RNA sequence: GCCGACUUAGCUCAGUGGUAGAGCAACUGUUUUGUAAACAGUAGGUCAUGGGUUCGAAUCCCGUAGUCGGCU
Numbered sequence: 001g002c003c004g005a006c007u008u009a010g011c012u013c014a015g016u017g018g019u020a021g022a023g024c025a026a027c028u029g030u031u032u033u034g035u036a037a038a039c040a041g042u043a044g045g046u047c048a049u050g051g052g053u054u055c056g057a058a059u060c061c062c063g064u065a066g067u068c069g070g071c072u
Base pairs, nucleotide, nucleotide: 001071002070003069004068005067006066007065010024011023012022013021018055026042027041028040029039030038048064049063050062051061052060
């Protein structure tokens, strides 16, 4: 230099055009002498970023940035 993949909650990841979810973690409650476990609940997101398409975009298209891999 060229090619490809990935970027969504604190972490690991779903979600292929129609109200953003799960597990773990956090917090609150029940239980316990207390802790842990268990059970019930709560909170947490400008979906990397800037544009475009569309009635409607995490999702499709283009650019940029970052991470990883391959080729030279």
This is a predicted structure of a 72-nucleotide RNA (transfer RNA) from a Candidatus Daviesbacteria bacterium. It matches the Rfam family "tRNA". Rfam classes the family as a transfer RNA. The sequence was found in a public genome assembly.